[in-house]
Context: one part of a larger RNA
Order: sequence, then structure tokens, then C1' cells
RNA sequence: CUCUUGUGAAGGAACUCGGCAAAUUUGCUUCGUAACUUCGGGAUAAGGAGCGCCCGCGUAGUGGCGUUAAAGCCACGAAGGGCCGCAGAGAAAUGGGCCAGGGAACUGUUUAUUAAAAACACAGGACUGCGCAAAGUCAAAUCGACGAAUGCAGUCUGACGCCUGCUCUGUGCCGGAAGGUUAAGGGAAAUUGUCAGGGGGUCCGCCUCCAAAGCAAUGAACCGAAGCCCCGGUUAACGGCGGCCGUAACUAUGACGGUCCUAAGGUAGCAAAAUUCCUUGUCGGGUAAGUUCCGACCUGCAUGAAUGGCGUAAUAACCUGGUCACUGUCUCCACAAGAGGCUCG
Repeated sequence: CUCUUGUGAAGGAACUCGGCAAAUUUGCUUCGUAACUUCGGGAUAAGGAGCGCCCGCGUAGUGGCGUUAAAGCCACGAAGGGCCGCAGAGAAAUGGGCCAGGGAACUGUUUAUUAAAAACACAGGACUGCGCAAAGUCAAAUCGACGAAUGCAGUCUGACGCCUGCUCUGUGCCGGAAGGUUAAGGGAAAUUGUCAGGGGGUCCGCCUCCAAAGCAAUGAACCGAAGCCCCGGUUAACGGCGGCCGUAACUAUGACGGUCCUAAGGUAGCAAAAUUCCUUGUCGGGUAAGUUCCGACCUGCAUGAAUGGCGUAAUAACCUGGUCACUGUCUCCACAAGAGGCUCG
């Protein structure tokens, strides 16, 4: 010097991103216990007091067994008196508490080996598919299910309370079938190749023109389903939910009016928020002093209703701010014990 412990004057968070770590608290009996609340809780709330040993026939007394009534037995157990120590839950083990806010209702689950959480799940809510040889799953066998719509499967939301607005233009899904478009296939008009034969020419080898039937090749019109176009429905389907100008007898503001666009222009709520850029917004509270925190305001860069909105008791190794107690976190370090290091041997 390092590590693991212990103790500490005065102060007591001044430390620090942050009370991280440490300290405080701790058991039993008893008194007492707030807001709030889903009336269960909150609650060991908070905050106090007592605690050893001896005497007291383990007493007075209380409860039980027992009995006709007793006696007796068992359990609990004061009051009072006394003794000792620095200290009596004498060691060890054994909650620090409170206030306010955020998100998540809760118990639970998770990144085996840097994340335990506000993430996942959850009961509850909703939509959709599936009538049974079910939908779904699957290479198959199976499963679903030896079940049958109060069932099974998929998706979203996530206790509870109050609620869940407008929009079907786009995309998706569902329904419709008149018209348009449309595949394979059907259908064969027509065209082409070959060529018997015929015409013309000829140096008699053949050349050239036309070309039936057959065999081939190409193949128009026309017929032809779903789909798409089209017509409707549907948002707890994917999603979306405006701009400009003017206006009231101070000023300001704009209930009101005009105009453009849209499928419709954000309702109730909440709001500088886990969302606010400007921003340490402004006001109030808390502090001597507060970019955090709490309560408001609303100018919402870019809130908003099951991608749920807003509240909410309880719960938590969750996150944030404050406070009491407590302390070597600090002012500011000191000493002690043990283990290592180092020096000498």
C1' cells in the first nucleotide's frame, strides 16, 4: 500500500448522477394507529411502554376436565415485595419509517452466462373463422377430440369504475352479379409448304408459272369460369380525423361571418406529459439557493379514445422527487484485528 472486518471526537448527506455502501430498525407482550378504500384492506401503519433473577405453597384470579356438590388435576396468570449488573428480547438470528408522483391492476413469467423491467403472461372485454370427414395444425401418422358453437381456432385489448366520438375515399375482408375485360379448351374461315396434273420455254438435262386431293404448318371470327373493372356493406378491419381571411363601444380575444379543400376534419377526456422542439415555457409550492419534483395554465413542433382514453384501493429487489431517524458517504481522516504485498533472514 491492497483486501476483509471493527471502533470513532464535533458535525450529520455538506458525499454523490443518485444516501451507492454502511448505519439505524428488528423478537415477544401490551397501549395505540391517519388519509384513502374495491369495506377485504391500508396495518407490524405511524408512535409509545414493559421484558432478567428471587419471594409470593405458580399466589389472587380466569378457563377446562371432573363431581349431586366437592376434593382433585391441567392450562394461562396478575398485584405486591426484594436482588444484581454498564447493559435483562444481556449472545446469534431477527422490518428503518413516512409523504407525493409515474407507468403496470394484482400472484406470476423472461434475455442459463452484462437487462427482472414500464417488457411477456393474466382474469375480464371484443372481433373473426368453423355445423363435424369442422375450421385450424401437419411431410406423414396424428392432434383438434373419444370434444360439438356456454365448443374449438385466429387476432386485438388487458382487473375494476366512467367511457369508447366522426370517417367506408384508399387498402383489406364480406356480399352481389347486369355490363366491360379475360386463360386453358372448343371452333374452324383463311393462309402457307409439299405435290399428281396442266400452261409456257428448251441446248431435251431441265427451267419457269398455275395448282386438285392427301399429308403437314400457322390460324381470324365466334363460344368460354373465377379474378379484375364495376355495385354495395364493414373500423374493438389496416388506417385517417384541415387551411386562409374578417369580426364585439379602450385594448386584447373572437361566441359570429366569409371562402377553399376533404371520405371525414379530433368529440369526451387528458396535456411542457415515459409524448413539448423552441424550453430551465409562465404562474404557484417546496429550498437560503431547485434544468429534477409537485399543482396549475394551454401557445398539443408532433395528445386522444380496445395500435384503447381518463381515473383508481391494493401489490412491487420497478422508476422519480421530498422528509424524519441514522450513520466514516463526506468535512478529514485516525486507530485496531486478520489476510496478502514489501524489507531482512
Predicted 3D model of a 345-nucleotide part of an RNA (large-subunit ribosomal RNA, domain IV) from a metagenome. It matches the Rfam family "Bacterial large subunit ribosomal RNA". The coordinates come from a structure-prediction model, not an experiment, and the mean pLDDT is 86. The full RNA is in RNAcentral, with records from SILVA.